[in-house]
Context: one part of a larger RNA
RNA sequence: CUGGGUGUAAAGGGAGUGUAGGCGGGAACUUAGGUCAGAUGUGAAAUGCGCAGGCUCAACCUGCGAGCUGCAUUUGAAACCGGGUUUCUUGAGUGAAGUAGAGGCAAGCGGAAUUCCUUGUGUAGCGGUGAAAUGCGUAGAUAUAAGGAGGAACACCAGUGGCGAAGGCGGCUUGCUGGGCUUUUACUGACGCUGAGGCUCGAAAGCGUGGGGAGCAAACAGGAUUAGAUACCCUGGUAGUCCACGCCGUAAACGAUGUUCACUAGGUGUGGGGGGAUUGAACCCUUCCGUGCCGCAGCUAACGCAUUAAGUGAACCACCUGGGGAGUACGUGCGCAAGCAUGAAACUC
Numbered sequence: 001c002u003g004g005g006u007g008u009a010a011a012g013g014g015a016g017u018g019u020a021g022g023c024g025g026g027a028a029c030u031u032a033g034g035u036c037a038g039a040u041g042u043g044a045a046a047u048g049c050g051c052a053g054g055c056u057c058a059a060c061c062u063g064c065g066a067g068c069u070g071c072a073u074u075u076g077a078a079a080c081c082g083g084g085u086u087u088c089u090u091g092a093g094u095g096a097a098g099u100a101g102a103g104g105c106a107a108g109c110g111g112a113a114u115u116c117c118u119u120g121u122g123u124a125g126c127g128g129u130g131a132a133a134u135g136c137g138u139a140g141a142u143a144u145a146a147g148g149a150g151g152a153a154c155a156c157c158a159g160u161g162g163c164g165a166a167g168g169c170g171g172c173u174u175g176c177u178g179g180g181c182u183u184u185u186a187c188u189g190a191c192g193c194u195g196a197g198g199c200u201c202g203a204a205a206g207c208g209u210g211g212g213g214a215g216c217a218a219a220c221a222g223g224a225u226u227a228g229a230u231a232c233c234c235u236g237g238u239a240g241u242c243c244a245c246g247c248c249g250u251a252a253a254c255g256a257u258g259u260u261c262a263c264u265a266g267g268u269g270u271g272g273g274g275g276g277a278u279u280g281a282a283c284c285c286u287u288c289c290g291u292g293c294c295g296c297a298g299c300u301a302a303c304g305c306a307u308u309a310a311g312u313g314a315a316c317c318a319c320c321u322g323g324g325g326a327g328u329a330c331g332u333g334c335g336c337a338a339g340c341a342u343g344a345a346a347c348u349c
Base pairs, nucleotide, nucleotide: 004320005319006318007303008302012317014201015200016199017198021194022193023192025088026087027086028085029084030083031082033081034080035077036076037075038074039073040072041071042070049065050064051063052062053061054060091191092188093187094186095184096183097182098181099180103177104176105175106174107173108172109171110154115149116148117147118146119145120144121143125136126135162169163168206247207246208245209244210243211242215241216240220236221235222234223233258316259315260314261313262312263311266294267293268292269291270290271289272288273287274286275285276284298305299304322349323348324347331342332341333340334339
């Protein structure tokens, strides 16, 4: 390279956007680059192959033949691929009318709770555990009532409910703003799909500067437990967790399942729309989009998947090729650093 694969055996990029490239709907005309056919030239000899012959055979040698799958020139064909022109509407997009939503950003507001402070009541305990102790408390704690401060998170609603490309998003109000879905078929007329590089986004932890700091809590200290206990349990407690701006760029970033399109039994829930039926809501019939469960064919090593495919096909990208060594070394790029990305070999089984 050819091939076989990627839910769990090795293997889907964390996600999007998009460049080059690859691939691409219906009709008519045209062109002749690909494609196909003919002709001419060339494709040295030897070798190889077929037949025949010569050395007593064979190896070896000789002759003849086919062939040399190719290239160039030229003459044609026009179905398909490619190019050009015209055209179409079903793919894609736009408009119009509606619509659901924790989608994003910013500002303001609210109540419950924890902690702390002040004051009142009140007195000897509180707290914690398997049991305790460290700890707090007669300088008046815990409990209880009133007032105040401050930070963080938003009970119920809440739902295999919703939204978002993924990460993710949940009190209320307002402003700005992205996307989706349905109906209509008014407009454009293939404008599409995928996407190496590139660019953007990307939980938590971590880093830089400046704020903030109630609760929680790595590190740390003490008390227990224990043979020991650098732990599990308890009492404390600093970074951090929060905000602004800037980095980092990783996760079991998971559906361990790339994106897009078409096709292939059903049943039953649920969320958002439309149509019909009904006096009307519900129920019922039907249709589009989402989200679950069950299940046939088919697939699968099995488990299981099964119109939300892991079925049947098509297009494009990414990735895998025995275990360890190793996501290491070296080099390079990025980063303030931590480190990240790319990524071997010897050796060994």